This is a predicted structure of a 77-nucleotide RNA (transfer RNA) from Thiomicrorhabdus sp. zzn3. Rfam family: tRNA. The family's RNA type in Rfam is transfer RNA.
[in-house]
RNA sequence: CGGAGUGUAGCGCAGCUUGGUAGCGCACCUGUUUUGGGUACAGGUGGUCGGGGGUUCAAAUCCCUCCACUCCGACCA
Numbered sequence: 001c002g003g004a005g006u007g008u009a010g011c012g013c014a015g016c017u018u019g020g021u022a023g024c025g026c027a028c029c030u031g032u033u034u035u036g037g038g039u040a041c042a043g044g045u046g047g048u049c050g051g052g053g054g055u056u057c058a059a060a061u062c063c064c065u066c067c068a069c070u071c072c073g074a075c076c077a
Base pairs, nucleotide, nucleotide: 001073002072003071004070005069006068007067010026011025012024013023020057028044029043030042031041032040050066051065052064053063054062
């Protein structure tokens, strides 16, 4: 430098194709249970989707651009 992929809750991921205002597991908090811890059960908090712009009544989802990371290739040595 070229190509491809990824970016969503503290961690790991789904949702994107086919637009309708965000979810699962673990973790965390509260209550019950227990002498306590753990387990089990019930309830709950937490993100507005990497940044910016555009299209649309409406964007995590479509389009443009930028950033970060990963892989492959090229180049140099």